[in-house]
RNA sequence: CGACCGGGUCGGACAGCCGCGCUGCGGAAUCGAAAGGGAAGCAGUGAGGAAAGUCCGGGCUCCACAGGGCAAGGAUAACGGGUAACGCCCGCCGAAGGCGACUUCAGGAAAAGUGCAACAGAGAGAUACCGCCUUCCUUUGGAAGGUAAGGGUGGAAAGGCGAGGUAAGAGCUCACCCAUCGGCGUGGAAGCGUCCGAUGCUGUAAACUCUAUCCGGAGCAACACCGCAUAAGGGACAUUAGGCCGGCCCGGCUGUCCCGGAGGUGGCUUGAGCGCAGCGGCAACGCUGCGCCUAGAUAGAUGGCUGUCGAUUACAGAACCCGGCUUACAGACCCGGUCGCAAC
RNA sequence: GCUGGUGUGGCUCAGUCGGUAGAGCAGCUGAUUCGUAAUCAGCAGGUCGCCGGUUCAAGUCCGGCCACCAGCU
Numbered sequence: 001c002g003a004c005c006g007g008g009u010c011g012g013a014c015a016g017c018c019g020c021g022c023u024g025c026g027g028a029a030u031c032g033a034a035a036g037g038g039a040a041g042c043a044g045u046g047a048g049g050a051a052a053g054u055c056c057g058g059g060c061u062c063c064a065c066a067g068g069g070c071a072a073g074g075a076u077a078a079c080g081g082g083u084a085a086c087g088c089c090c091g092c093c094g095a096a097g098g099c100g101a102c103u104u105c106a107g108g109a110a111a112a113g114u115g116c117a118a119c120a121g122a123g124a125g126a127u128a129c130c131g132c133c134u135u136c137c138u139u140u141g142g143a144a145g146g147u148a149a150g151g152g153u154g155g156a157a158a159g160g161c162g163a164g165g166u167a168a169g170a171g172c173u174c175a176c177c178c179a180u181c182g183g184c185g186u187g188g189a190a191g192c193g194u195c196c197g198a199u200g201c202u203g204u205a206a207a208c209u210c211u212a213u214c215c216g217g218a219g220c221a222a223c224a225c226c227g228c229a230u231a232a233g234g235g236a237c238a239u240u241a242g243g244c245c246g247g248c249c250c251g252g253c254u255g256u257c258c259c260g261g262a263g264g265u266g267g268c269u270u271g272a273g274c275g276c277a278g279c280g281g282c283a284a285c286g287c288u289g290c291g292c293c294u295a296g297a298u299a300g301a302u303g304g305c306u307g308u309c310g311a312u313u314a315c316a317g318a319a320c321c322c323g324g325c326u327u328a329c330a331g332a333c334c335c336g337g338u339c340g341c342a343a344c
Numbered sequence: 345g346c347u348g349g350u351g352u353g354g355c356u357c358a359g360u361c362g363g364u365a366g367a368g369c370a371g372c373u374g375a376u377u378c379g380u381a382a383u384c385a386g387c388a389g390g391u392c393g394c395c396g397g398u399u400c401a402a403g404u405c406c407g408g409c410c411a412c413c414a415g416c417u
């Protein structure tokens, strides 16, 4: 310098003007007798890394339930740890891929049992089609028996390869390799091994099933409280006085009465919270100390314009709240590492 | 906001326990008819919503996305 791998941060910045939600202060009306009422104004604060999909796990609330167990249904799956919990995360083992940094894996059991393996092929879990060998016969051939070394089919066909051996063959025997099981050693465990012995078993459980572990149901439109006559809305009358809209009249706002029948509040944001430092741990994470308060709407608030920088702004917007996963994403930056080339 | 369901030819739908996807209507060609319809014979038409995985093999099994429909104040 080039090509890559892993992890993390940000995702327009600043200033001015106009506008919006919430909180606090504030307190206006020729509003009201008062209680009250709440305008202007001022200050503070105001979306995300995914707020998304609603795929997992919890908090919270209601329903069911004495406690425990079984069955059904569902979920998960090497081993150890983390966590409130998880199907998440970390470490480690094994397998696969890559020269490598590293990445991926629903990764228990097929020797408990059942099912399936279409087509092709003689044969799909037990088999002789061609071939090879032996024997017999009526000898261009046929029959019986042996044989899985060779051919052919298939995704998959009797552990692999070589030598011995044999009528021909065959783990039948031997050396090496592979797989499974048992012993021994090692490790906390999964597991591993220049060790010893035995055996040679098709695949499929994201088919039924078996083993181990876990799970009651619903979801903030849950649920609780206050409201049935003082909501919204409609009608009549008055205001012949005043004010505002309106060029004027009518009319509307305002006042009184009648009809009318429904919404409002809490839950709601201080929380398994965030930042920094120290300690323990390989890490995930935990403990201690100090500091901070950071949206809470209910038709739903974050926007617009201008200037400078930067480069034409990616994916996209809370709605009870957290921890994860997955998916979408213009671009910018930081840290660690690998391989190749060149130079020293 | 929450919950449930569906996606297969142009349309409406089947597809069982994974084995290579069909039916009716519509379309095209031919026959029949003087001609049309009906009828008869034949033909064509499929990214099984998309992507990935398990498997020898996926419309079917599993995971993730997308679109549509319905219910709850």
Base pairs, nucleotide, nucleotide: 001340002339003338004337005336006335007334008333009332010331012309013308014307015306016305017304018303020046021045022044023043024042025041031036048315052326053325055324056323057322058321059320060219061218062217063216073215074214075213076212077211079091080090081089082088093107094105095104096103097102108210109209113208114207115204116203117202129151130150131147132146133145134144135143136142137141159177160176162174163173164172178200179199180198181197182196183195184193185192186191223266224265225264226263233259234258235257236256237255243253244252245251273292274291275290276289277288278287279286280285345416346415347414348413349412350411351410354369355368356367357366363400371387372386373385374384375383393409394408395407396406397405